The part of an RNA shown here (large-subunit ribosomal RNA, domain II) has 696 nucleotides and comes from a Pelagibacteraceae bacterium.
It was read from a public genome assembly.
[in-house]
Context: one part of a larger RNA
RNA sequence: GUCAGUGACUUAAUUUAUGUAGCAAGCUUAAGCCGUUAGGUGUAGGCCAAGCGAAAGCGAGUCUUAAUAGGGCGUUAGUUGCAUGAAUUACAACCCGAAACCGAUUGAUCUAGAUAUGAGCAGGUUGAAGGCAAGGUAACACUUGCUGGAGGACCGAACCAGUUGCCGUUGAAAUGGCUUUGGAUGACUUGUGUCUAGGGGUGAAAGGCCAACCAAAAUCGGAGAUAGCUGGUUUUCCGCGAAAACUAUUUAGGUAGUGCGUUGAGUUAUAGAUUAAGAGGGGUAGAGCACUAAAUAGGCUAGGGGGAAGAAAUUCUUACCAACCCUAAUAAAACUCCGAAUACUCUUAAUUGUUCCUCAGCAGACAGACUGCGAAUGCUAACGUCCGUAGUCGAGAGGGAAACAACCCAGAUCACCAACUAAGGUCCCGAAAUCGUAAUUAAGUGUGAAAGGAUGUGAAGACUCCAAAACAGCCGGGAGGUUGGCUUAGAAGCAGCCAUCCUUUAAAGAUAGCGUAACAGCUCACCGGUCUAAUUAAGAGACUUUGCGCCGAAGAUGUAACGGGGCUAAAAUUACGUACCGAAGUUGUGAAUUUAUAAAGUCUUUGGACUUUAUAUCUGGUAGCGGAACGUUCUGUAAGCCGUUGAAGAAAGACCCGCGAGGGCUUUUGGAGGUAUCAGAAGUGCGAAUGCUGAC
Repeated sequence: GUCAGUGACUUAAUUUAUGUAGCAAGCUUAAGCCGUUAGGUGUAGGCCAAGCGAAAGCGAGUCUUAAUAGGGCGUUAGUUGCAUGAAUUACAACCCGAAACCGAUUGAUCUAGAUAUGAGCAGGUUGAAGGCAAGGUAACACUUGCUGGAGGACCGAACCAGUUGCCGUUGAAAUGGCUUUGGAUGACUUGUGUCUAGGGGUGAAAGGCCAACCAAAAUCGGAGAUAGCUGGUUUUCCGCGAAAACUAUUUAGGUAGUGCGUUGAGUUAUAGAUUAAGAGGGGUAGAGCACUAAAUAGGCUAGGGGGAAGAAAUUCUUACCAACCCUAAUAAAACUCCGAAUACUCUUAAUUGUUCCUCAGCAGACAGACUGCGAAUGCUAACGUCCGUAGUCGAGAGGGAAACAACCCAGAUCACCAACUAAGGUCCCGAAAUCGUAAUUAAGUGUGAAAGGAUGUGAAGACUCCAAAACAGCCGGGAGGUUGGCUUAGAAGCAGCCAUCCUUUAAAGAUAGCGUAACAGCUCACCGGUCUAAUUAAGAGACUUUGCGCCGAAGAUGUAACGGGGCUAAAAUUACGUACCGAAGUUGUGAAUUUAUAAAGUCUUUGGACUUUAUAUCUGGUAGCGGAACGUUCUGUAAGCCGUUGAAGAAAGACCCGCGAGGGCUUUUGGAGGUAUCAGAAGUGCGAAUGCUGAC
């Protein structure tokens, strides 16, 4: 991992609702007793039949009250079984799952420390105290030699340890092997016996060790501890179908009430919903500056500052600051002289037709996500956060977007080798146009991007020049006062400052650029000539707006920024047009289902139920609510029926019935039991739980 078996909403009591049965103004027994175990008996008790008020009390009413008004609570058949839904309780309450807590015991054959009694330590080295002798001293001291054999001394086996590296890592080994290393007469090592026990021991102290995982051992018990947490929870079909919000919470991943779902019952009215018309209130978007707050320039001119005059008063002045006012121009979520669209409320009409609302049973849900729009927050960042609003996903399949919950189209009852369309497409991959008309693009733009840049190219516009010859080219001129003045070493058109005139002219700047130390020199503007276009429409120049392109443009495995091939009067882009393809949409044919209505038939407890047909309608679905069925084991039916002319079980079938769970039939095997129907009762259905047991 697979297969087989096994594996989870139970039981009891009480309450409540629904269904059903009995009796009914009543219904019913409990314990107990009797019993042939079928039942009988038992009326204590319980519920109901009248309520209101604190109460006295009154009573289909009563309380409040001065009230006869108004208002509150009342005035309606129950009760006892059975079944089902739900709740509560049951120290298990759907199943499995802690870490822990407590109690009683068992452990020191491992290991820690202690204690008693034993044992072990090759060999080599060093050479303390002391002693002896000699020298030496007044005597000591002291010196030398010999002797001696101390030491938590040295080197190094056994022994003890476990430093480094490698190997080993489903190992040879649940801690090892090889290499290397520390101690090795000591706080040494070791045998045997004994002692200390779990909030306790022991610890040269690491939270170490206490029998292979010790921040509190192991075993058994309390015990099925508890788990607002995770996982799992077993047959079929049908109807409807959510929420991820508000409020509260020692509350935030839980729970309760409300909103939203479902089932049943009730209310029936121009209820509800949609659309249209009409009537309303509003202060948002926008707009505006009339208020409030902000804010710019100019004018006018109070006040203030500076300056001048004056002894002072005061007067004059000012490119200073500046109120009010005027002109022009801004501007606000917490401004408004104004002011929509929507939305909301009401009325009327049309369409629809119980969807509204009320009561009762049962829920689930209270982590939401993205997209568009309106705001906040953030960086007008985020697949960000937080509200509102609509949609989709959630719980939604199908077609498109290459792939792609949340985008576009569209809501899947089933079948079909039929048809029409949506979004999107029609050269090939790929179903359908190498379709038509008119343009654009040359960049493979299309098939990624900004500020910015450019004689790319198409369209439109207004302006200027041109037979007095445009534009471009070529030839020639481009002068004089003057080297303008100042500055400067110099400054002569051309470092810089000031001025920028006049004259001769066809024209020529007190000079647009290069150049010189300064001059010189070369061009330009400007003028003439030459040449040439257009026979009044072309040409030329500098602009404005606009379509499509160009540059700007650098990334990590491999083209890799059309899905690929590939595409250029297109298979790109723009506009228009026709045809076709294209979905589980729509249509067609057949079949099933829900609900309603009608008709016919059958059965009826007269309430209704069932069958058939017709018409209309319905059938995506998670949590969840409701309905109808299949199968398993056992019991009654059953002393029946089936069965050796072959039960159950097993294997197989391309056969039949049922929407399905399933049920038949046939064949083989098997060899003795099985069981229709209608009821009843449950240890009643497995693919999941890192489920459990077994096999392979």

Notes: NCBI's taxonomy places the organism under Bacteria, Pseudomonadota, Alphaproteobacteria, Candidatus Pelagibacterales, Candidatus Pelagibacteraceae. The coordinates come from a structure-prediction model, not an experiment, and the mean pLDDT is 85.